Record summary:
A computed fold for a 68-nucleotide RNA from a bovine gut metagenome, annotated as transfer RNA. Its Rfam family is "tRNA". It is annotated as a transfer RNA. Rfam links the family to the GO term triplet codon-amino acid adaptor activity. RNAcentral holds the sequence, with entries from MGnify.

[in-house]
RNA sequence: GCGACAUAGCCAAGCGGUAAGGCGCGGGUCUGCAAAACCUUUAUCCCCGGUUCGAUUCCGGGUGUCGC
Numbered sequence: 001g002c003g004a005c006a007u008a009g010c011c012a013a014g015c016g017g018u019a020a021g022g023c024g025c026g027g028g029u030c031u032g033c034a035a036a037a038c039c040u041u042u043a044u045c046c047c048c049g050g051u052u053c054g055a056u057u058c059c060g061g062g063u064g065u066c067g068c
Stems, first nucleotide, its partner, number of pairs: 001068006009023003017053001024042001026040004046062005
């Protein structure tokens, strides 16, 4: 210098219309107690600005990580 990426505690989908899923944590049902199973809870979408009726999504800048 060029390119890619940044979404919950972890993994990870979504690419204009108020964010899926899995694991984990917490709560509950069940059980003599547990385990298992089932139900339930957990997201300012890295930060600042712009465009738009509306931005996780598009544009600009910044920060960080990775690759060349």